RNA sequence: CAAGGGGACCGGGUGGCCGCUCCCUGAUCUAUCGGGGGGAGGAAAGUCCGAGCUCCACCGGGCAGGGUGCUGGGUAACACCCAGGAGGGGCAACCCUACGGAAAGUGCCACAGAAACACACCGCCAGCGGCCCUUCCCCUGGAAGGGUGCGGGUAAGGGUGAAAUGGCGAGGUAAGAGCUCACCGCUUCGGUGGUGACACCGAAGGCAGGGCAAACCCCACCCGGAGCAAGACCAAAUAGGAGGACAUAGGGACGCCCGGCCUGUCCUCGGGUUGGUCGCAUGACCCCGAUGGCGACAUCGGGGCUAGAUAAAUGGCCACCACUCCGACCCCGUCGGAGCACAGAACUCGGCUUACAGGUCCCCUUGUCCC
RNA sequence: GCGGCUGUAGCUCAGAGGAUAGAGCAUCUGUCUUCGGAACAGAGGGUCGGGGGUUCGAAUCCCUCCAGCCGCGCCA
Numbered sequence: 001c002a003a004g005g006g007g008a009c010c011g012g013g014u015g016g017c018c019g020c021u022c023c024c025u026g027a028u029c030u031a032u033c034g035g036g037g038g039g040a041g042g043a044a045a046g047u048c049c050g051a052g053c054u055c056c057a058c059c060g061g062g063c064a065g066g067g068u069g070c071u072g073g074g075u076a077a078c079a080c081c082c083a084g085g086a087g088g089g090g091c092a093a094c095c096c097u098a099c100g101g102a103a104a105g106u107g108c109c110a111c112a113g114a115a116a117c118a119c120a121c122c123g124c125c126a127g128c129g130g131c132c133c134u135u136c137c138c139c140u141g142g143a144a145g146g147g148u149g150c151g152g153g154u155a156a157g158g159g160u161g162a163a164a165u166g167g168c169g170a171g172g173u174a175a176g177a178g179c180u181c182a183c184c185g186c187u188u189c190g191g192u193g194g195u196g197a198c199a200c201c202g203a204a205g206g207c208a209g210g211g212c213a214a215a216c217c218c219c220a221c222c223c224g225g226a227g228c229a230a231g232a233c234c235a236a237a238u239a240g241g242a243g244g245a246c247a248u249a250g251g252g253a254c255g256c257c258c259g260g261c262c263u264g265u266c267c268u269c270g271g272g273u274u275g276g277u278c279g280c281a282u283g284a285c286c287c288c289g290a291u292g293g294c295g296a297c298a299u300c301g302g303g304g305c306u307a308g309a310u311a312a313a314u315g316g317c318c319a320c321c322a323c324u325c326c327g328a329c330c331c332c333g334u335c336g337g338a339g340c341a342c343a344g345a346a347c348u349c350g351g352c353u354u355a356c357a358g359g360u361c362c363c364c365u366u367g368u369c370c371c
Numbered sequence: 372g373c374g375g376c377u378g379u380a381g382c383u384c385a386g387a388g389g390a391u392a393g394a395g396c397a398u399c400u401g402u403c404u405u406c407g408g409a410a411c412a413g414a415g416g417g418u419c420g421g422g423g424g425u426u427c428g429a430a431u432c433c434c435u436c437c438a439g440c441c442g443c444g445c446c447a
Stems, first nucleotide, its partner, number of pairs: 001367010012321007020039009041342001045353002048351005053227004058260006065223005070084005085099001086097004100218002105216002107212003121158002123154003130148008166184002169181003185207001186205008231278004241269006250263003271446003285304008323339007372443007381396004389427001398414005420436005
């Protein structure tokens, strides 16, 4: 210098004018004015997970349903994070993985192919009997060779397929085959190391029988439901109306069943209202430091208070500067024009995922050149 | 804000792991007709909302994103 990998961060600045919302304060005197202060994000987003909080009078058991899925740890919890194992990709830095079980059972594997789970189409092989052809002989017959057919052996080779019952080499055989042997793979057992996933070593077994569980399922673990339009209080208004179901019933906040317990309740239609206060901003909070830990994180100490609207505030304009692009002037430079992302809190947190103009910093890998 | 559903041809819909993705209406061409309609014959038209994954194989199964639609207040 080029190509690439990992991590952290910013995402306009300054000034002036005009506004918006909330809090404090002082006036006027009840909705305005003066002064002071706070006012979007890394994702506030999607609402995909996990919780806090609140309610469902209460409790237990079973089924169904849903979720997670290598190991160990972190955490309030998680499908998140950290560390590690195994597999895969990359020369490497490094990255990716829904990664339990297919010898529990069921199901599926189209087309092609002989066969998709017990299969033999072509081929190869020896033998036997029948028929045909040729040759020979001691000629109503026999022998040899070839062809064809049937049954048999085989799974090396060909062919089909995404996938064909360990791979390759040697021996062996009628031809072959783990039939036997070496190496590799696999399974089982034992030992060693590790908390464990697993790794390594040794022995034995000739292989124990394909794939799919993001098919049903099995195994292990977890899950009651609804959601701030939860919920509490105040105020206003009306027809506290009509119909139906029933005390062997109905209801008890996703569904079904059972048991205890509680109970004038449940369903449909109709009527009124579209206000206010709280919930609601001190919290698994933020910053700095120390200690422990490889790390996620934990503990301790010090400091800080950081938006609260309800049709919904956080904005608009101007000037200068910064960045990028284009054009003009012969260049340095100046002038003019254009652009400057994704997006906006709504009960609150922890994550994940997705969107994002442009830019900054640190570490690492490979290659080339120079010293 | 919360909960739920849907997306396949221009429109309305089938399709539930093995198709070159079908049907009706619509469009176009031809026949018939003086012309048109109707009828008959034929043709064109699809990123299965986008992307990724599982599988030999995906409209279908899984994940993620996008678009559209529906319901939910209080008195009680």
Molecule: RNase P RNA; transfer RNA
Organism: Dehalococcoidia bacterium